[in-house]
Molecule: transfer RNA
Organism: Ignavibacteria bacterium
RNA sequence: GGGGAUAUAGCUCAAUUGGUAGAGCAUCUGAUUUGCAUUCAGAAGGUUAGCGGUUCGAUUCCGCUUAUCUCCA
Numbered sequence: 001g002g003g004g005a006u007a008u009a010g011c012u013c014a015a016u017u018g019g020u021a022g023a024g025c026a027u028c029u030g031a032u033u034u035g036c037a038u039u040c041a042g043a044a045g046g047u048u049a050g051c052g053g054u055u056c057g058a059u060u061c062c063g064c065u066u067a068u069c070u071c072c073a
Base pairs, nucleotide, nucleotide: 001072002071003070004069005068006067007066010025011024012023013022019056027043028042029041030040031039049065050064051063052062053061
C1' cells in the first nucleotide's frame, strides 16, 4: 500500500429475512442470615463508534471517516 472482518449497557454477547433494543455477569435497593456468603424479588444503566444517503420507518441497506483484528505484498 491492497483485500476481508468487527464496533450495541461497566464487561462478554444477542436482536428470527427493515417495524417499541434484550440476556448473563457486575452495580444499587429490599427480603433471607448474629454477620458475611448464598438464594429470592425489584431497580438503575443505551446518541446501537462518528458523519451523511435510501425509506413512512434503519442496530439492520448504501457511501465516507475513525479505531481494532486478520490475510497478501